[in-house]
Formats: sequence, structure tokens, C1' cells
RNA sequence: UCCCGAAUAGCUCAGUCGGUAGAGCAGCAGACUGUUAAUCUGUUGGUCGUAGGUUCAAGUCCUACUUCGGGAG
Repeated sequence: UCCCGAAUAGCUCAGUCGGUAGAGCAGCAGACUGUUAAUCUGUUGGUCGUAGGUUCAAGUCCUACUUCGGGAG
């Protein structure tokens, strides 16, 4: 320098043919109880890496860039 992949909640990750963004864990509150833990119930939390473009509508499609990982030379 070139090619490929990844980037979504605090963490690990889903997200269908483009149609109003979810799970588990963690956090918070409650139940349970000698207390903690465990278990159960409820619940908070999102600029979907950044900037543009296409579209009635973009996490999803297109372009550039950033970071990380892999490969070629």
C1' cells in the first nucleotide's frame, strides 16, 4: 500500500426481504430470610463507531473516514 471481517445497553451478543431496537449477565426496587448468598417478580439503561448519500422510511443499502482483528505483498 492493497483485500476481507467486525463496531448495537456497563459487559457478551441477537436483530429476518429496509418498516417504531431486543436477550442474557450486570445495576436498581421488591418478595423470600436470623443475615448474606441463591432463587423469584418488576424495572432503569441506546447519537446502532464518525460524517455524508439513497429512500416515504436505514442498525440493515451506497461512499469516505476512524478503531480493532485477519490476510497478501